Model confidence (mean pLDDT): 87 of 100. A computed fold for a 91-nucleotide RNA from a Geobacteraceae bacterium, annotated as c-di-GMP-I-GGC riboswitch aptamer.

RNA sequence: CCUGACAAAGGUAAACCACCCGAAAGGGUGGGACGCAAAGCCGCUGGUCUAACUCCCGGGAAACCGGGAUAUGACAGCAGGGCUGCCGGGC
Numbered sequence: 001c002c003u004g005a006c007a008a009a010g011g012u013a014a015a016c017c018a019c020c021c022g023a024a025a026g027g028g029u030g031g032g033a034c035g036c037a038a039a040g041c042c043g044c045u046g047g048u049c050u051a052a053c054u055c056c057c058g059g060g061a062a063a064c065c066g067g068g069a070u071a072u073g074a075c076a077g078c079a080g081g082g083c084u085g086c087c088g089g090g091c
Base pairs, nucleotide, nucleotide: 001090002089003088004087011036012035016031017030018029019028020027021026034077040083041082042081044080045079046078047075048074049073054069055068056067057066058065059064
């Protein structure tokens, strides 16, 4: 530098359930394993999800209600990129 098989030592943990945080998306802890050779870390690029706030439209006397747009929110187990790394095999 390339590679991941039937290995060893191990790691991680989807759905679902309980509790907690959050407006939501989602997150944390415990249980649980669908998977994963970077499913370790980083929202940098694209993408996706959400829309409290804000703006627009409609209704309303108002409080407020309905609809739409929007990330300062979220996803690293969507892809790309960056950083780091265990074990085996090959060069």

It was read from a public genome assembly, where an Rfam model found it.